Record summary: Model confidence (mean pLDDT): 85 of 100. This is a predicted structure of a 107-nucleotide RNA (SAM riboswitch aptamer (S box leader)) from an Anaerolineaceae bacterium.

RNA sequence: CACUCAUCCUGAGUGGGCGAGAGAUCGGCUCUUAGACCCCACGGCAACCCCCGGAGCGCCGGGAAGGUGCCAAUUCCGACAGCGUGUGAAACGCUGGCAGAUGAGGA
Numbered sequence: 001c002a003c004u005c006a007u008c009c010u011g012a013g014u015g016g017g018c019g020a021g022a023g024a025u026c027g028g029c030u031c032u033u034a035g036a037c038c039c040c041a042c043g044g045c046a047a048c049c050c051c052c053g054g055a056g057c058g059c060c061g062g063g064a065a066g067g068u069g070c071c072a073a074u075u076c077c078g079a080c081a082g083c084g085u086g087u088g089a090a091a092c093g094c095u096g097g098c099a100g101a102u103g104a105g106g107a
Stems, first nucleotide, its partner, number of pairs: 001106001003105006013042005021031003025079004043071003048067002050063005075099001080096006
């Protein structure tokens, strides 16, 4: 890193520090001086790599020492398209995609 594959409706706190915005962007809507976001310590959640067993292929079961990751809201909702419901250029639902995040591989 505009590469490849997979996943993203579950789950996860206390103390300390800082001091104004934060939730990727835009539009909403939320969180936030009763201190958010971010950082540190300890803790936790989870199970991508990993370990063990079974299969023999891209899987199933178990584990949580190690490498990550994560610990407000479905990736908070929407953005683009198709289909359906609808009087409707309203709105809603379903499906797929774009974008984003994380892991592993690769460059």

It matches the Rfam family "SAM riboswitch aptamer (S box leader)". From the family's description: The SAM riboswitch is found upstream of a number of genes which code for proteins involved in methionine or cysteine biosynthesis in Gram-positive bacteria. The organism belongs to Anaerolineaceae, within Bacteria.